Context: one part of a larger RNA
């Protein structure tokens, strides 16, 4: 900006992508065949590899503002108790998110017209001949089918609501997010759960401090499956989304 009002909202599919893979075991069946050795065709079915795509229940990483032990030094005046720095100081776990080594699925069925190729009729050429008029069949190719995109497809498509003169529909700006380099897009702005905070809970960590009992003491036990906790899941207007301003529109009805 341009699809000749302007918006919503759902589609149609010109086009143009994506996928298209394969061993191997079992029945048929030790059958057909073959003297035997030996071993099918068609067809039925389990069971892999690769490769792709989704998404974290599981398994297993990561998880530097969780949790927890512990060193070595510095700080809070000292003991205890924190905390600062040493690669996140160092090791054990670890929620959500991302993930693959993990889950689930995906390449099927079918139609059509063909190639090689195999035929049926049938001549020119009283035979023969798949060809010469004419008919049938045949490939993981080819057109569909299958999957995601698509009306800037300038042939700018259809179709549903809503609006009609102060309506309408956008925008800044704020809070943000499974969205995101900036933009964009999605939610929500008090007629409110959109982030925070609180609470309640999944779940991680593993039993705080303080007191109290026992041991000389190191330390254990009680009180305690405590106590602490990032991103989850539910809830709750305590904080922040305040006021407000801007922009578009007509040769359509």
């Nucleotide at each position: 900006c341009g699809u000749u009002a302007g918006a919503u909202a759902u589609u149609u599919g010109a086009g143009a992508g994506g996928a298209c893979c394969u061993g191997c075991c079992u029945c048929u069946a030790g059958u057909a065949c073959g003297a035997g050795a030996g071993g099918a065709c068609c067809g039925a079915g389990g069971g892999g590899g690769a490769c792709g795509a989704a998404c974290c229940u599981c398994u297993a990483g990561u998880g530097u503002a969780c949790c927890u032990g512990u060193u070595g030094u510095g700080g809070c005046g000292c003991c205890a108790g924190c905390u600062g720095c040493a690669u996140c100081g160092c090791a054990g776990g670890g929620u959500a998110g991302c993930u693959a080594u993990g889950u689930u699925c995906g390449g099927a069925a079918g139609g059509g017209a063909u190639a090689a190729g195999c035929g049926c009729u049938g001549a020119a050429a009283g035979c023969a001949u798949c060809u010469a008029a004419g008919c049938a069949c045949g490939a993981a190719g080819c057109c569909c089918a299958u999957u995601g995109c698509a009306a800037g497809a300038c042939u700018a498509g259809g179709u549903u609501u809503c609006c009609c003169c102060u309506a309408c529909g956008g925008g800044u700006c704020g809070u943000u997010c499974u969205a995101g380099a900036a933009u964009a897009g999605g939610a929500c702005g008090u007629u409110g759960a959109u982030a925070g905070g609180c609470g309640a809970u999944a779940g991680g960590u593993g039993u705080a401090a303080u007191u109290g009992u026992g041991g000389u003491g190191a330390c254990a036990c009680a009180u305690u499956c405590a106590g602490c906790c990032g991103a989850g899941u539910c809830g709750u207007a305590c904080u922040a989304a305040u006021u407000a301003c801007c922009c578009g529109u007509g040769a359509g009805g």

A computed fold for a 253-nucleotide part of an RNA from a Bacteroidota bacterium, annotated as large-subunit ribosomal RNA, domain VI. Its Rfam family is "Bacterial large subunit ribosomal RNA". Rfam links the family to the GO terms structural constituent of ribosome and ribosome. The organism belongs to Bacteroidota, within Bacteria. It was read from a public genome assembly.